[in-house]
Context: one part of a larger RNA
RNA sequence: UCACGGUUAAGGAACUAGGCAAACUGACCCUGUAACUUCGGGAUAAAGGGUCCCUACCCUGAAAGGGGAGGGCGCAGAGAAUAGGUCCAGGCAACUGUUUAACAAAAACACAGGGCUGUGCGAAUACGAAAGUAGAGGUAUACAGCCUGACACCUGCCCGGUGCCGGAAGGUUAAGAGGAGAUGUCACCGCAAGGGAAGCAUUGAAUUGAAGCCCCGGUAAACGGCGGCCGUAACUAUAACGGUCCUAAGGUAGCGAAAUUCCUUGUCGGGUAAGUUCCGACCUGCACGAAUGGUGUAAUGAUCCGGACACUGUCUCAACCGUGAGCCCA
Numbered sequence: 001u002c003a004c005g006g007u008u009a010a011g012g013a014a015c016u017a018g019g020c021a022a023a024c025u026g027a028c029c030c031u032g033u034a035a036c037u038u039c040g041g042g043a044u045a046a047a048g049g050g051u052c053c054c055u056a057c058c059c060u061g062a063a064a065g066g067g068g069a070g071g072g073c074g075c076a077g078a079g080a081a082u083a084g085g086u087c088c089a090g091g092c093a094a095c096u097g098u099u100u101a102a103c104a105a106a107a108a109c110a111c112a113g114g115g116c117u118g119u120g121c122g123a124a125u126a127c128g129a130a131a132g133u134a135g136a137g138g139u140a141u142a143c144a145g146c147c148u149g150a151c152a153c154c155u156g157c158c159c160g161g162u163g164c165c166g167g168a169a170g171g172u173u174a175a176g177a178g179g180a181g182a183u184g185u186c187a188c189c190g191c192a193a194g195g196g197a198a199g200c201a202u203u204g205a206a207u208u209g210a211a212g213c214c215c216c217g218g219u220a221a222a223c224g225g226c227g228g229c230c231g232u233a234a235c236u237a238u239a240a241c242g243g244u245c246c247u248a249a250g251g252u253a254g255c256g257a258a259a260u261u262c263c264u265u266g267u268c269g270g271g272u273a274a275g276u277u278c279c280g281a282c283c284u285g286c287a288c289g290a291a292u293g294g295u296g297u298a299a300u301g302a303u304c305c306g307g308a309c310a311c312u313g314u315c316u317c318a319a320c321c322g323u324g325a326g327c328c329c330a
Base pairs, nucleotide, nucleotide: 001325002324003323004322005321006320007319008318010316011315014314019311027051028050029049030048031047036041038150052072053071054070055069057068058067059066060065073077085309086308087307088306090304091303092301093300097109098108113148114147115146116145117144118143119142125134126133127132151296152295153294154293156226157225158224161223162222163219164218165217166216167215170214171213172212176208177207181203182202183201184200185199188195189194227245228244229243230242231241254288255285266282267281268280269279270278
């Protein structure tokens, strides 16, 4: 010096990114217990008191025992050990669960509940080349896919684009069918140039020809989307109001400097002597917003953020003690 353990005057978080670590608390009995709440909880809330030994006494009990009264000792009576620190206010997730075996346990996943879609049974869906198998020895109160995620109050507008569903009049459209016509060859005709039947080949127009696409509708708890400029009220400011352009429609309720706010340490209030964090408001939302769910919410959480009490060697500021290592030799 290091590791582990123990003690410490006065102060008590001044330490630090952060009370990390340590300390406080702790068992049982009695008293007592707030906001809030889904009436179950919260709750061991919080906050207090007691705990040993003796007695021929009192009450109670069948007894064991329990309660009281009186007395005794110690610094200390759950005499050692094992055995919640607590409270206030927020974010997120309802909850118990699950997860990156070996750097992440969470706000991520799951979840009960909600919704949409497919599927009538040789089901849809999935595996397989098929046979076959799972689904299921199930049958729409079932099974499969996708989204949301307890509960409470709700879930607005847009179908122009993409997707899906329905429609069939017209347009377009493949192979196939069809075979007009053209070409080669060749009997034959012709002095030659050339013409040229049948056959055999090579091509090949019209016409016909399904789904799909175009087209016509529907559908957003399908993928998704949800404006700009100018003017206006008897102080000023602001604009209920008006004009105009564009759009499929221009963001409703609720929330809002937020796990979202760039400017920004926004502004005001609270807490502190002093607060880029925190809490409550405001709304100028760079760039919230309604099952890619919105806003609340008791309980829960080895969750995250802020504060308080208690407590302490975290610190002011270090000291001492114990055990082991470190150093030298083997």

A computed fold for a 330-nucleotide part of an RNA from Phocaeicola barnesiae, annotated as large-subunit ribosomal RNA, domain IV. RNAcentral holds the full RNA, with entries from ENA. The coordinates come from a structure-prediction model, not an experiment, and the mean pLDDT is 88. The organism belongs to Phocaeicola, within Bacteria. It matches the Rfam family "Bacterial large subunit ribosomal RNA". Its family is annotated with structural constituent of ribosome and ribosome in the Gene Ontology.